Predicted 3D model of RNase P RNA and transfer RNA as a complex of 494 nucleotides. Rfam match: Bacterial RNase P class A. Rfam links the family to the GO terms dimeric ribonuclease P complex, tRNA processing and ribonuclease P activity. The coordinates come from a structure-prediction model, not an experiment, and the mean pLDDT is 78.

[in-house]
């Protein structure tokens, strides 16, 4: 100086005007306004505070409300997988094993089990899962042809092999030698494989040793197996005021039960001449039984109910909490390779609700266009409706996307000069 | 603001527990008719939203993103 690799911090700046939102104090307005009500509030003055790194997608992880998430137990579904560590937790971050890529700095893997079991492997090809043999090679017979003669060549049968060919993504270990008729782990030697021993690490796993002798092909983001984790719904969660309106109607399942006890006041029915009896209904405790209780059954408990689930009508679109002290920011030391953690010390820093945080205007930066100078590095006027992605809505860890650009620091590769 | 779910031919929708995409309806070409509709027979027409990953091999399985729809308040 070119080309790359990783972390990281910003993401226009400053000064004026002219509003928004919130919120502290002090004054003025009060017999105040708006509104049915509930609850909200004007005006001047000092003051503090006012969008992000992703606020975004809603993809995980919690916090908080709320519902019997209760206790045993089986079953279902979802989710997560190397191994250690980190944290409130995590599918998420850190350090390291494996295994791919890259000269390298570095990057990327959803990375448990396929010798538990099932399934699939399309076409192709002879064969696609307790393997097979198309074309080949090779041996015996037989029939024919050529040759003096060994022998060779075609067909055919019977038999052996899987090295070569061909097919595919994959064809039961790879390369080399030896052996054989011709071949094969049939045998040797390194490499791969498989379980033993030893040795290093907490472990993932590496390293060695001697053995077997090749079984054990792929696929689990295919059912499944093994370990681990998960109660459900969400701030339209909840909680309270106010104010309306029809405590209406249908349909589906089951049900309106039983037992004792007391009240008898009402109704219906029926005997009865009548006083009265009888039943059924009703109302009160108790008990059993019964329906619901955010996955589904059994047990026990607990709550609640006269029932429970869907749908049709009907009525308000109002207020006030919930809501900003939090797994909080920033500093410094101390542990740890780190991710984080511990202690001191200091700050208080958005709360809207059709929704605030802008918007003009001059400087200055950076980028473009056009023009002129020039020592070719860069300078000067002019001009730009050029300066990203984007907007908090209950809050916080993360994760993935989107983003004009600037700045820093480590670090590899290559070229020059010293 | 939260929770689903859907995107294959112009249009309507199958296929979705992996094998190389159909059907109905419109389009064009041909026949029958004087001619047009019906009607009979042929034909074209797609990277399955997009974009990685899994696998020999994705419309489907998996993650990421886009565009589209629909629900959900409260009172009796």
């Nucleotide at each position: 100086c070119c080309a790359g690799a990783c972390g990281g911090u910003c993401g226009g700046a400053u000064g004026g005007u002219c509003g928004c939102c919130u919120u502290g104090c002090c004054g003025c307005a009060a017999u105040g306004g708006g509104g049915c009500a509930a609850c909200c509030c004007g005006c001047g003055g000092c003051g503090g505070g006012g969008a992000g790194g992703a606020a975004a997608g809603u993809c995980c992880g919690g916090g908080c409300u709320c519902c019997a998430u209760g206790g045993a137990g089986a079953c279902a579904c979802g989710g997560u997988g190397c191994c250690g560590g980190g944290u409130a937790a995590c599918g998420c971050c850190c350090g390291g094993c494996g295994g791919g890529g890259g000269c390298g700095a570095c990057c990327c893997c959803a990375g448990g089990g396929a010798a538990a079991g099932u399934g699939c492997c399309a076409c192709a090809g002879a064969a696609a899962g307790c393997a097979a043999a198309c074309c080949g090679c090779c041996g015996c017979g037989c029939c024919g042809g050529c040759u003096c003669a060994g022998g060779c060549c075609c067909g055919c049968g019977c038999g052996g092999c899987a090295a070569g060919g061909g097919u595919g993504a994959a064809a039961g270990g790879g390369u080399g030698g030896g052996g054989u008729a011709a071949g094969a782990g049939c045998c040797c030697a390194c490499c791969g494989c498989g379980g033993c021993c030893c040795c290093g690490g907490c472990g993932a796993c590496g390293g060695g040793g001697a053995c077997g002798g090749c079984a054990u092909g792929g696929u689990a983001a295919a059912c499944c197996c093994c370990a681990c984790c998960g109660g459900g719904a969400g701030c339209a969660a909840g909680a309270c005021c106010a104010g309306a309106u029809a405590g209406g109607g249908g349909u589906g399942c089951g049900g309106c039960g039983g037992a004792c006890g007391g009240g008898c006041c009402g109704g219906c029915g029926g005997g009865g001449a009548g006083a009265c009896c009888c039943g059924c209904u009703u109302c009160c405790g108790u008990c059993c039984a019964g329906g619901c209780g955010g996955g589904u059954c059994u047990c026990c408990g607990c709550g609640u109910c006269g029932a429970c689930a869907c749908c049709c009508g009907g009525g308000u679109a109002g207020g006030u909490c919930g809501c900003g002290c939090g797994a909080g920011g920033c500093g410094c030391a101390c542990g740890g390779c780190a991710a984080c953690g511990u202690g001191c010390g200091u700050c208080c820093c958005a709360g809207a609700u059709g929704a605030a945080u802008g918007g003009c205007c001059a400087u200055c930066c950076c980028c473009c266009c056009g023009u002129c100078c020039c020592u070719c590095g860069g300078g000067g006027c002019g001009g730009g409706c050029g300066g990203a992605c984007a907007g908090a809505a209950c809050c916080c860890g993360g994760c993935u996307u989107a983003c004009a650009g600037a700045c820093c620091g480590u670090c590899u590769g290559g070229c020059g000069c010293u | 603001g939260a929770u689903c779910g859907c995107u294959u031919a112009g249009c309507u929708c199958a296929g979705c527990c992996g094998g190389u995409a159909g059907a109905g309806c419109a389009a064009c070409u041909g026949a029958c008719u004087u001619u047009u509709a019906a009607u009979c027979a042929g034909u074209a027409g797609g990277u399955c939203g997009a974009g990685a990953g899994u696998u020999c091999g994705a419309a489907u399985c998996u993650c990421u993103c886009a565009g589209c729809g629909a629900u959900c308040a409260c009172c009796a």